[in-house]
Context: one part of a larger RNA
RNA sequence: UUGGGUUUAAAGGGUGCGUAGGUGGGCUGAUAAGUCAGCGGUGAAAUACUUGAGCUUAACUCGAGAACUGCCGUUGAAACUGUCGGCCUUGAGAGUGAACGAGGCAGGCGGAAUUCGUAGUGUAGCGGUGAAAUGCAUAGAUAUUACGAAGAACACCAAUAGCGCAGGCAGCUUGCCAGGCCACAUCUGACACUGAAGCACGAAAGUGUGGGUAUCAAACAGGAUUAGAUACCCUGGUAGUCCACACAGUAAACGAUGAUUACUCGCUGUUUGCGAUACACAGCAAGCGGCUUAGCGAAAGCGUUAAGUAAUCCACCUGGGGAGUACGCCGGCAACGGUGAAACUC
Numbered sequence: 001u002u003g004g005g006u007u008u009a010a011a012g013g014g015u016g017c018g019u020a021g022g023u024g025g026g027c028u029g030a031u032a033a034g035u036c037a038g039c040g041g042u043g044a045a046a047u048a049c050u051u052g053a054g055c056u057u058a059a060c061u062c063g064a065g066a067a068c069u070g071c072c073g074u075u076g077a078a079a080c081u082g083u084c085g086g087c088c089u090u091g092a093g094a095g096u097g098a099a100c101g102a103g104g105c106a107g108g109c110g111g112a113a114u115u116c117g118u119a120g121u122g123u124a125g126c127g128g129u130g131a132a133a134u135g136c137a138u139a140g141a142u143a144u145u146a147c148g149a150a151g152a153a154c155a156c157c158a159a160u161a162g163c164g165c166a167g168g169c170a171g172c173u174u175g176c177c178a179g180g181c182c183a184c185a186u187c188u189g190a191c192a193c194u195g196a197a198g199c200a201c202g203a204a205a206g207u208g209u210g211g212g213u214a215u216c217a218a219a220c221a222g223g224a225u226u227a228g229a230u231a232c233c234c235u236g237g238u239a240g241u242c243c244a245c246a247c248a249g250u251a252a253a254c255g256a257u258g259a260u261u262a263c264u265c266g267c268u269g270u271u272u273g274c275g276a277u278a279c280a281c282a283g284c285a286a287g288c289g290g291c292u293u294a295g296c297g298a299a300a301g302c303g304u305u306a307a308g309u310a311a312u313c314c315a316c317c318u319g320g321g322g323a324g325u326a327c328g329c330c331g332g333c334a335a336c337g338g339u340g341a342a343a344c345u346c
Base pairs, nucleotide, nucleotide: 003318004317005316006315007300008299012314014201015200016199017198021194022193023192025088026087027086028085029084030083031082033081034080035077036076037075038074039073040072041071042070049065050064051063052062053061054060091191092188093187094186095184096183097182100179103177104176105175106174107173108172109171110154114150115149116148117147118146119145120144121143125136126135162169163168206247207246208245209244210243211242216240220236221235222234223233258313259312260311261310262309263308266291267290268289269288270287271286272285273284274283275281295302296301319346320345321344328339329338330337331336
């Protein structure tokens, strides 16, 4: 390399859009590049193969044959692929109509809680733990009442519920933007699928500049525990947590399961739309779940949301360690990220 694989044994890219490329629906006409058939040329010799012969045999040597599955030319065939032309509507897209949702962005508003401030009541404790202590408190704390300020997060509703490509999204409300689904079958007429590069998005932590800072809290300090305790527990507490702009580009970025299409027993719950309508429902479509048949699987299990049966395209794997390391290159302000070995060893 081939082959065989990729839920859990090594292996699905974090996600989308999309260039090249690869692949591609039905009918029909032409063409003849691929394809198939006939014929011709060429495919050196030796070697190898088959068969025969010669050295006593063999090795060895010689003759003959087949083969050299290829290439070129020519004459035909026209099913399939390609190319060119015409047509079609079921794939795809557009349109109209109706519902749906924590989908995104920007603005406004709300109450509970927390902390702080001021004032009142009130008095000796509070807090914390396994037990304590550090800490706070007669300069009046904790508790309680009223008023005020700030920042952050939105209890109940809440649901193997919903939406989003993924990351993710939840108080209420307004504006703007986007989406899939359903119904109709009005339009276009294969416009499709996948997608190396590329571009964009991408939790948390982190970085830069400027704000903000209530809570919580790496680092740090103190108190405990302990043989020690650079921890677990407690009291404090700075970055950070929040916002704007810019960077970074990684996660057990997980369904550890790439995308698309077709086919393959049933039962059951639920969301949205249609149908139906009698608040009765056994129908249809698209989701989200549970159980299971065939089948698959090493098993666990999967099972129309496949890990079944097939097809197309991409990505990736090839014993463990060394190592996601070194070196080089690319990116980054840095942290670091991407690409990614070998010696050696078992």
Annotation
A computed fold for a 346-nucleotide part of an RNA from an uncultured Bacteroidales bacterium, annotated as small-subunit ribosomal RNA, central domain. The full RNA is in RNAcentral, with records from ENA, Greengenes and SILVA. Rfam family: Bacterial small subunit ribosomal RNA. The coordinates come from a structure-prediction model, not an experiment, and the mean pLDDT is 88.